[in-house]
Context: one part of a larger RNA
Molecule: large-subunit ribosomal RNA, domain IV
Organism: Alkalibacter rhizosphaerae
RNA sequence: GUGUUGUUAAGGAACUCGGCAAAAUAACCCCGUAACUUCGGGAGAAGGGGAGCCUAAUCCGAUUGUUGUAAAAUGAUACGGAAAGGCUGCAGAGAAAAGGCCCAAGCGACUGUUUAGCAAAAACACAGGUCUCUGCUAAAUCGAAAGAUGAAGUAUAGGGGCUGACGCCUGCCCGGUGCUGGAAGGUCAAGGGGAAUGCUUAGCUUCGGCGAAGGCAUGAACUUAAGCCCCAGUAAACGGCGGCCGUAACUAUAACGGUCCUAAGGUAGCGAAAUUCCUUGUCAGGUAAGUUCUGACCCGCACGAAAGGCGUAACGAUUUGGGCACUGUCUCAACAACACACCCG
Numbered sequence: 001g002u003g004u005u006g007u008u009a010a011g012g013a014a015c016u017c018g019g020c021a022a023a024a025u026a027a028c029c030c031c032g033u034a035a036c037u038u039c040g041g042g043a044g045a046a047g048g049g050g051a052g053c054c055u056a057a058u059c060c061g062a063u064u065g066u067u068g069u070a071a072a073a074u075g076a077u078a079c080g081g082a083a084a085g086g087c088u089g090c091a092g093a094g095a096a097a098a099g100g101c102c103c104a105a106g107c108g109a110c111u112g113u114u115u116a117g118c119a120a121a122a123a124c125a126c127a128g129g130u131c132u133c134u135g136c137u138a139a140a141u142c143g144a145a146a147g148a149u150g151a152a153g154u155a156u157a158g159g160g161g162c163u164g165a166c167g168c169c170u171g172c173c174c175g176g177u178g179c180u181g182g183a184a185g186g187u188c189a190a191g192g193g194g195a196a197u198g199c200u201u202a203g204c205u206u207c208g209g210c211g212a213a214g215g216c217a218u219g220a221a222c223u224u225a226a227g228c229c230c231c232a233g234u235a236a237a238c239g240g241c242g243g244c245c246g247u248a249a250c251u252a253u254a255a256c257g258g259u260c261c262u263a264a265g266g267u268a269g270c271g272a273a274a275u276u277c278c279u280u281g282u283c284a285g286g287u288a289a290g291u292u293c294u295g296a297c298c299c300g301c302a303c304g305a306a307a308g309g310c311g312u313a314a315c316g317a318u319u320u321g322g323g324c325a326c327u328g329u330c331u332c333a334a335c336a337a338c339a340c341a342c343c344c345g
Stems, first nucleotide, its partner, number of pairs: 001340008010331002014329001019326001028050004036041001038165001052087004058082004062077006088092001100324007107316002112124002128163007140149003166311004171241003176238002178234005185229003191223002196218005203210002242260005269303001270300001281297005
């Protein structure tokens, strides 16, 4: 000097991003216990008290003996307890081991799961909700196939998507994209079809050509499925949910009116929010003092209803703010023990 451990005057979070770390609490018995609540909880809430040893014809219980029909009476006990009186130490759960607690808010209902080796969470899952596919040789999946899973199941079943207990709810838009249905018309492949044209040449010829049949090559009309166009439906499908101007007898504001555009113009609820840029918004609370926190306001840059909205008891090694207790975290450091470094041999 470092590490580990221990103690510390007065103060007690002034430390710090943050009470990180440490301290404190602690088992058992008794009393007592709030808001809220899904009536189960919350709850070991909180907050108090007790505790060792000795004594006796004390009391209660238990076990057991005797008497008794029973009720009961009367004994015994190295059993359990209560109360009273006393003794004693600094200290009686005498050492060790053994919850700190409360208030408010966010998120997620919960128990679970996860980045083996920087993340345990608000992420994943979840029961519940809803949409959709699937009639059994099911859909879906693996596999060139055989075959297998699904399932030795059968729509109260199985697959997929989204949401995520519970409570109250879940608004408007089908113009675009998707999906489902429709089939009149338009478009439309191979195939079918075979008009017509070209080459070839028996023959004919006015010698220029014409040209049957066959062969070869090209090949029009017509016919023809799905799809697309088209017509509907569908948003717990992908998604979307306006602007400008004026107006009330102070002012301000605009229930009201006008106008443009749209498929429709954001409803309920919530709101400076895990979302608010301006912003440390403004007001109130808490503090002597508060960019955080809580309650409001609404001017929502850029909340919003199953990429769910808003609440919510319980729960959480979760996040945030406050408080009590407690402390070497700090004011501000000191001392001690052990180990090591280091020095001498």